[in-house]
Small-subunit ribosomal RNA, central domain from a groundwater metagenome, 354 nucleotides, folded computationally. Its Rfam family is "Bacterial small subunit ribosomal RNA". Its family is annotated with ribosome and structural constituent of ribosome in the Gene Ontology. The prediction has a mean pLDDT of 89.

Context: one part of a larger RNA
RNA sequence: UUGAGUCUAAAGCGAGUGUAGCCGGACGCGCACGUCCUCCGUGAAAUCUCCCCGCUCAACGGGGAGGCUGGCGGGGGAUACGACGCGUCUUGGGAAUGGGGGAGACCCGGGGUACGAUAGGGGGAGGAGUAAAAUCCUGUAAUCCUUAUCGGACCACCAGUGGCGAAGGCGCCGGGCCAAAACAUGUCCGACGGUGAGACUCGAAGGCUAGGGGAGCGAAUGGGAUUAGAUACCCCAGUAGUCCUAGCAGUAAAUGAUGCAGACUUGGCGUUGCCCUCCCUUUGCGGGGGUGCAGUGCCGGAGCGAAGGCGUUUAGUCUGCCACUUGGGGAGUACGGUCGCAAGAUUGAAACUU
Numbered sequence: 001u002u003g004a005g006u007c008u009a010a011a012g013c014g015a016g017u018g019u020a021g022c023c024g025g026a027c028g029c030g031c032a033c034g035u036c037c038u039c040c041g042u043g044a045a046a047u048c049u050c051c052c053c054g055c056u057c058a059a060c061g062g063g064g065a066g067g068c069u070g071g072c073g074g075g076g077g078a079u080a081c082g083a084c085g086c087g088u089c090u091u092g093g094g095a096a097u098g099g100g101g102g103a104g105a106c107c108c109g110g111g112g113u114a115c116g117a118u119a120g121g122g123g124g125a126g127g128a129g130u131a132a133a134a135u136c137c138u139g140u141a142a143u144c145c146u147u148a149u150c151g152g153a154c155c156a157c158c159a160g161u162g163g164c165g166a167a168g169g170c171g172c173c174g175g176g177c178c179a180a181a182a183c184a185u186g187u188c189c190g191a192c193g194g195u196g197a198g199a200c201u202c203g204a205a206g207g208c209u210a211g212g213g214g215a216g217c218g219a220a221u222g223g224g225a226u227u228a229g230a231u232a233c234c235c236c237a238g239u240a241g242u243c244c245u246a247g248c249a250g251u252a253a254a255u256g257a258u259g260c261a262g263a264c265u266u267g268g269c270g271u272u273g274c275c276c277u278c279c280c281u282u283u284g285c286g287g288g289g290g291u292g293c294a295g296u297g298c299c300g301g302a303g304c305g306a307a308g309g310c311g312u313u314u315a316g317u318c319u320g321c322c323a324c325u326u327g328g329g330g331a332g333u334a335c336g337g338u339c340g341c342a343a344g345a346u347u348g349a350a351a352c353u354u
Stems, first nucleotide, its partner, number of pairs: 003326004007308002012322001014202004021195003025089006033082002035078008048066007092192001093189003096185003104178001106176005111155002115151008126137002163170002207248006216242002221237004259321006267299008276290005303310002327354003336347004
């Protein structure tokens, strides 16, 4: 000496399910594979150390003793821990039962305002737009008021550092169906668990293919302005798209920039769900207080951290497993592979330079 790290310096896969592998709860018995002790053998010579000796000394050489050598083979023994075998257990995990909570997914039905269009009625000169204008709309009657019909998209208030979901994400109402979590009970199974290379699945927006749909908005595009110019910002129009169905794609500041699981470690104040309990009550599915569990926030102790800060929702103290980093640029590029209809995605260098 036998790495140090990953919130912000380089670094946590966008997320989940899970194969191999790695790791694994309590008690007893057995075995003796790992492990430990002991003995024997082997581990050539040279080299190395010490002593003695030979060349006039030394280098060099000879003899003796010791040492070196990761280890390997065999005999005997030990059994704490690990492995294995057998048996038992319930705390981990799973199942069950119960009443609640939720924008969780999909499908079906219904509704609402706004917006646009069309038609009728009223009305009669402007409207729209901007800093100001103009393009633009309007006597084939606009803008405005009103009635009716049609159309597509969306879902104000409620709405809350509120809820649900693995993440992406999810918000009008009702129904159907599927799924998940918490709480309570402690009835059943009895370690059945954790992580997870590959693999598989899901995955915003935008994009692609085919077919529909198209109100509003609106890349591109056209026009009007602005300006030295204006391939912009502002204005008038407006195609793709945005919406639906079936597929493809697989990315993101996919962020908590914080992988998953478990154990342990002072507190305070909110809030959501469930259980228990107390008080009030207009007896309502009502109001208020407290404990417990689970979630979600704020503030802070120890501790940690380069600091900012984190702080029982850990970035604290530990354990298991996976992923990833190793100066900047070149470069997430080139080449090759795989995937894709394409766009491209993924894997991912080097020369050179500093």